[in-house]
RNA sequence: AGGGUUUGAUCAUGGCUCAGAACGUACGCUGGCGGCACGCCUUAUACAUGCAAGUCGAACGAAGUAGCAAUACUUAGUGGCAGACGGGUGAGUAACAUGUAGGUAUCUUCCCUUUGGUGAGGAAUAACACGAGGAAACUUGUGCUAAUACCUCAUAAGUCUUUACGGAGAAAGCUUUAUGCGCCGAAGGAUCAGCCCAAGUGGGAUUAGCUAGUUGGUAAGGUAAUGGCUUACCAAGGCGACGAUCCCUAGCUGGUCUUAGAGGAUGACCAGCCACACUGGAACUGAGACACGGUCCAGACUCCUACGGGAGGCAGCAGUGGGGAAUAUUGCACAAUGGAGGAAACUCUGAUGCAGCCAUGCCGCGUGUGUGAAGAAGGCUUUCGGGUUGUAAAGCUUGUUUAAUAGACAAUAGCUUGACGUUACCCACAGAAGAAGCACCGGCUAACUCCGUGCCAGCAGCCGCGGUAAUACGGAGGGUGCGAGCGUUAAUCGGAAUUACUGGGCGUAAAGCGCGCGUAGGUGGUUAAUUAAGUCAGAUGUGAAAGCCCAGGGCUCAACCUUGGAACUGCAUUUGAAACUGGUUAACUAGAGUUUUGUAGAGGUGGUAGAACUCCUAGUGUAGAGGUGAAAUUCGUAGAUAUUAGUGAAGAACACCAGUGGCGAAGUCGAUUCACUGGUCCGGUACUGACGCUGAGGUGCGAAAGCGUGGGGAGCAAACAGGAUUAGAUACCCUGGUGGUCCACGCCGUAAACGAUGAAUGCCAGCUGUUGGGCAGUAUACUGUUCAGUGGCGCAGCUAACGCAUUAAGCAUUCCGCCUGGGGAGUACGGUCGCAAGACUAAAACUCAAAGAAAUUGACGGGGGCCCGCACAAGCGGUGGAGCAUGCGGUUUAAUUCGAAGCAACGCGCAGAACCUUACCAGCUCUUGACAUCCCGAUCUCGGUUACCGGAGACGGUUUCCUUCAGCUAGGCUGGAUCGGUGACAGGUGCUGCAUGGCUGUCGUCAGCUCUUGUCGUGAGAUUUUGGGUUAAGUCCCGCAACGAGCGCAACCCUCGCCCUUAGUUACCAUCAUUUAGUUGGGUACUCUAAGGGAACUGCCGGUGACAAGCCGGAGGAAGGUGGGGAUGACGUCAAGUCCUCAUGGCCCUUAUGGGCUGGGCUACACACGUGCUACAAUGGCGGUGACAAUGGGUCGCGACCCCGCGAGGGCGAGCUAAUCCCCAAAAACCGUCUCAGUUCGGAUUGUUCUCUGCAACUCGAGAGCAUGAAGUUGGAAUCGCUAGUAAUCGCGUAUCAGCAUGACGCGGUGAAUACGUUCCCGGGCCUUGUACACACCGCCCGUCACACCAUGGGAGUUGGUUUUACCUGAAGACGGUGCGCUAACCUUUUAGGAGGCAGCCGGCCACGGUAAGGUCAGCGACUGGGGUGAAGUCGUAACAAGGUAACCGUA
Repeated sequence: AGGGUUUGAUCAUGGCUCAGAACGUACGCUGGCGGCACGCCUUAUACAUGCAAGUCGAACGAAGUAGCAAUACUUAGUGGCAGACGGGUGAGUAACAUGUAGGUAUCUUCCCUUUGGUGAGGAAUAACACGAGGAAACUUGUGCUAAUACCUCAUAAGUCUUUACGGAGAAAGCUUUAUGCGCCGAAGGAUCAGCCCAAGUGGGAUUAGCUAGUUGGUAAGGUAAUGGCUUACCAAGGCGACGAUCCCUAGCUGGUCUUAGAGGAUGACCAGCCACACUGGAACUGAGACACGGUCCAGACUCCUACGGGAGGCAGCAGUGGGGAAUAUUGCACAAUGGAGGAAACUCUGAUGCAGCCAUGCCGCGUGUGUGAAGAAGGCUUUCGGGUUGUAAAGCUUGUUUAAUAGACAAUAGCUUGACGUUACCCACAGAAGAAGCACCGGCUAACUCCGUGCCAGCAGCCGCGGUAAUACGGAGGGUGCGAGCGUUAAUCGGAAUUACUGGGCGUAAAGCGCGCGUAGGUGGUUAAUUAAGUCAGAUGUGAAAGCCCAGGGCUCAACCUUGGAACUGCAUUUGAAACUGGUUAACUAGAGUUUUGUAGAGGUGGUAGAACUCCUAGUGUAGAGGUGAAAUUCGUAGAUAUUAGUGAAGAACACCAGUGGCGAAGUCGAUUCACUGGUCCGGUACUGACGCUGAGGUGCGAAAGCGUGGGGAGCAAACAGGAUUAGAUACCCUGGUGGUCCACGCCGUAAACGAUGAAUGCCAGCUGUUGGGCAGUAUACUGUUCAGUGGCGCAGCUAACGCAUUAAGCAUUCCGCCUGGGGAGUACGGUCGCAAGACUAAAACUCAAAGAAAUUGACGGGGGCCCGCACAAGCGGUGGAGCAUGCGGUUUAAUUCGAAGCAACGCGCAGAACCUUACCAGCUCUUGACAUCCCGAUCUCGGUUACCGGAGACGGUUUCCUUCAGCUAGGCUGGAUCGGUGACAGGUGCUGCAUGGCUGUCGUCAGCUCUUGUCGUGAGAUUUUGGGUUAAGUCCCGCAACGAGCGCAACCCUCGCCCUUAGUUACCAUCAUUUAGUUGGGUACUCUAAGGGAACUGCCGGUGACAAGCCGGAGGAAGGUGGGGAUGACGUCAAGUCCUCAUGGCCCUUAUGGGCUGGGCUACACACGUGCUACAAUGGCGGUGACAAUGGGUCGCGACCCCGCGAGGGCGAGCUAAUCCCCAAAAACCGUCUCAGUUCGGAUUGUUCUCUGCAACUCGAGAGCAUGAAGUUGGAAUCGCUAGUAAUCGCGUAUCAGCAUGACGCGGUGAAUACGUUCCCGGGCCUUGUACACACCGCCCGUCACACCAUGGGAGUUGGUUUUACCUGAAGACGGUGCGCUAACCUUUUAGGAGGCAGCCGGCCACGGUAAGGUCAGCGACUGGGGUGAAGUCGUAACAAGGUAACCGUA
């Protein structure tokens, strides 16, 4: 410090997510030791048991025990002090509760200092004794008694009080005899506490008004003390947008965690404060409480009970139940520290000190060290060679930290006292001995392979893995990280500049209110003086300790502990400064305004013309008009449309001018004129003197649609009707047509109300148009200049880019509004407004990992431009109809083997299925196998051949005859062969072409596809390759931030066409002989053959073009602009085809999915399709005649001549291993005949007789003869080929092959027509444009409906919490009153009375409780609304391209 994730890629926006730290954690796996810490975060839930607050006999009497006694000890009670501390918890509390800084009208036991006293009396009472009641708790009567308990009197320095005269008011003794401990009054101190106050310390405005003791005053009461704290009276105040009131949540702080910091989160442990003690209320005692282990009452709960009545309060320490993911021992000791009491000894102390449990955290140590390569074994893997685990182990060596065993023995405690303590520490001995796991290994993120699984099981923090080769699941080996721990989970901060103070934004990504006016507020020109609030500086006080930081010290180190310092960024007081901001005062004119002369204008509000449409009247006139893509509905013979006339009617809108022109704040404003009226602008004079800017709330204006009332209504036109279109058409188109559109008044208050750009001010290059003014210059023009508007281009600058650019989206200032991922949703609920429609304000649950912006490259468009192609057009001939052949589908079948599927499958693999082929089916049969290698044993009879038996055959058994291995070291030694055996293995046309190689098809022989360097761009990318011409061509030329290059194009190659040279046999024959015949001699001129050369290059001429490339025409030439044809197929696309040519990974079968054999099948047949053949005839059939080719093939072959057969063919067999012989006859051509018919066309089908091949023609071959003579008379929609030696037509050959071609591949013969042209169809290329597509339009994508699940709104109601108001009730208690019942202290005039007190009663206050009416929150709820998410459901096709009617916003 960043990374992953939206895209084909890019940049920015924006969310989600990860790496870090930390924790009172919990869970999973694992677990050696020690030190220091921590340990119910949940039910402030209920608690068994024990303990946690007592002590004093030197205050008191009494009782008991011991003792002979003196006396000592023990204790229930009276009395004193302490139980308000210490310990726990965080329920309540958003406020003086807490923190900081101040204040005072107060109190303060014990303690310290000072001072003054401590005299005289009295009456009781517990204990105790004797009784009584009760189950108990406990209560009660009578009698006796003491005190430091209680009371009275005296005294009063000082105190309190007062009308300042006066008045009031104290005490306690004990005893060890001491400078003792106490007691009383008073003053001061210290400490603790009370109260007041300033500005701080959560959220919500979908909580905006709250308050009657309320705010203040007077008087009184009350308190330790101020005060409405309380009461009476008086006044009507007090708080609040600087957030009152209400609701929700919460103990506050020092600090803790995180962070660079600012911040954010948090308030366990330790420390300070507060609050609480089963729930609610109340007071008593006391210095202090409204009291955790005190009292009273009410309530809930638990327990005891003799049913009458009683007892209790762990949020003290342990512990139990319950809750929960989860949190410990019913331990030891008062030895230390501290506390209570005591004169003290001492007692008490679950405070505390220790121990126990827990890896809960932090820190430290260990589980050995050195050496050790045969790189052991085993594991894993492998390309089978090896690699890895791995110096790791073993082995050898060495040391004993620690644990264990044994021994000795500190400090903590300066005198005694040791719970911890079998302590720490030290030392001795033995022995590697007792001690390693967890997570991860696709990217982020360090670390890879095998096996299993097969979108299953599963993983996952995000992206995402898994559908048969998973580094992502599970296991293993190996590796990486950390280590007595390691992972996961929850929650926090960080990263996140993702709430932005530091430190963000708003044209298009989320985001500028539709626009003005203006209140509060914020902010504000120049000069001077003053002030000192802000600001700055110094000082003082405070900011507890602990913690953090720094420097030391102590535990072996560290954690931990400890000493000192610094810091605590704060607050307050005080002293200064006066620049800036603020306040006050005085002045100014540059901002703003007033005045004045003019100015332009669809600015606003009220009155009048003309054109047109429609209607009405009249005339002319006749059959149509209207409307559309085409039609129809509609109008018209009752006279339309058309045309003419009417100072006929009515309503609405204002052509031309008209202009990125004008005015207005915006919405908006357009005939004309008059009246009224708002604002701007230019120029001038004088004046006011900051009066300015912005503007939360508020208020006004505000298109269209819509609403109310009343008018009006020509045209247009939601709804509606009809006609079309369509699969449908509730639409688009057409014919009609009502609300509405118009006017007046009143509502509504929204728009893509847009410049998607808030208002104001200043500053920062220009050029050019235009509107309204002014000034200057030779003045209607023009030029220059200056204000105010309105446009275009453009620099700097800005921007993610697009773009903006003096009219900023630049540089700055001020103020307002708004944004914080997408969806849910501008929705629900609540509120305000509205007649309604609805508007404004405005969430959450849930869900996704994206949604969105700009630009790029492609692809696509029922977008545009240019160009090409038998693409169309122009032609010729076909297919589609018939019969047959052949292939495919389908069906059938035991099997009809398999593959190929739009073009680019379908006479395709198959250049040839009767057996074989053959992969399929049925049956029979073999199991190391038909085939390969290795091992063992046997044999050297391997092979051919005759015949027989069983069998369908494979196969099995027997048999005749012939022939009979090689080398050698002479050994059954080696090789070879055969048979038998054993297992490794063979074998598979079994699967996967979506694991592959190779090969092939296709776009397409289309002209494209790329690279280096440079330049431009943040970048993807662009440029080059675009542009102007040209070409068959990215072919070439020119231009150009590009210059070059590569693969393609072209050329080089083959062939045909012309010529030459060389060579002439089997070819040829002009000349010379010769023959039936180039037959022979001879010759090589010609033809031809086959080798090598030449020739064609826009080279020449003219025109055109840019002085180019090129194009057009011409000449010459065998050939002319690529001369014709072939081979040659760029980068890539289609997961195209092929595992059945071959090769090959993986998987599968192994007495079978392998091998062999016989027979069958691939040849089936209601049907559908493709490709062909033959025809339908006269350009023909038949007959006759007998002219002219070329390519090829031939010895298991081609086979002549001759003979036989009507013929297929047969017999014989010459020649030929081929320019020699043979196949070999070429056929169309030519002549005659037939004369338009289902024929002398056509030949299917069938019968029959034959031929050939072959082991064999039944299923299932080809051919011949005779007979038979189907369909078919030119083929619907549709569709194919072809541009010249081409189409069409005619025959010939070859491969495969025993035989079988209408197919395939070749060969030659005859030999056309047409192309104006590029509008259209199809395909392709280039440029451009739009895009929401990128699996790329066979794309993307919307809504209803149906189904499942999820959360949520409404909902008759119902349940509960909380709260308000009114009323009722009124425990305990204090207060007030009364008190004829009771009453020891004091008084008196003493049988008694008084003062005082008590019980009782009354009164107001008041907790719980009750009744009624609300508010608010939550749960459930039949039914219901929309929303979200789901696999490949249904219906349409709304959007994205001109998305096929441009889209979108508001409204109905």

Small-subunit ribosomal RNA from an uncultured prokaryote, 1452 nucleotides, folded computationally. Its mean pLDDT, the model's own confidence on a scale to 100, is 84. The sequence is in RNAcentral, with records from ENA. Rfam family: Bacterial small subunit ribosomal RNA.